Predicted 3D model of a 130-nucleotide RNA (FMN riboswitch aptamer (RFN element)) from a Bacillota bacterium. Model confidence (mean pLDDT): 84 of 100. It was read from a public genome assembly, where an Rfam model found it. It matches the Rfam family "FMN riboswitch aptamer (RFN element)". From the family's description: The RFN element is a highly conserved domain that is found frequently in the 5'-untranslated regions of prokaryotic mRNAs that encode for flavin mononucleotide (FMN) biosynthesis and transport proteins.

[in-house]
RNA sequence: UUGAGCCUUUGGGGCAAGGUGAAAAAGAGCAAUCUUUUGAUUCCUGACCGGCGGUAAAGCCCGCGAGCCGUAUGGCUGAUCCGGUGUAAUUCCGGUGCCGACAGUAUAGUCUGGAGGGGAAAAGGCUGUG
Numbered sequence: 001u002u003g004a005g006c007c008u009u010u011g012g013g014g015c016a017a018g019g020u021g022a023a024a025a026a027g028a029g030c031a032a033u034c035u036u037u038u039g040a041u042u043c044c045u046g047a048c049c050g051g052c053g054g055u056a057a058a059g060c061c062c063g064c065g066a067g068c069c070g071u072a073u074g075g076c077u078g079a080u081c082c083g084g085u086g087u088a089a090u091u092c093c094g095g096u097g098c099c100g101a102c103a104g105u106a107u108a109g110u111c112u113g114g115a116g117g118g119g120a121a122a123a124g125g126c127u128g129u130g
Stems, first nucleotide, its partner, number of pairs: 001130001004127007015046001017045003023038006047110002049100002051064004059098002067076003081095004102113003
């Protein structure tokens, strides 16, 4: 130093905002109904977040992981455009958009749970080969 085997560690972020008020409880009333309190990170407005490898630096280009299906090889699986610079950028700069598993619960990318789980991969070490 090349490729190989093994070991260790690491390995996901984000509403304490405003509005509305489903539902529940208590009270009043013969009743219809009314009042009060609690009440959504799920609705509306606004805010915020972005795993890993590749490539001009990427949530939305290509792949991987996660998730779902399958006994398994495996299969399915989200989203960006315009302008600028440049040899080169859907990656940078300016602008404008968009996306986000399953279960629970008032409809969830942000809460709770499966999760002291799994994991692409990264760093370090050891062995032996040339």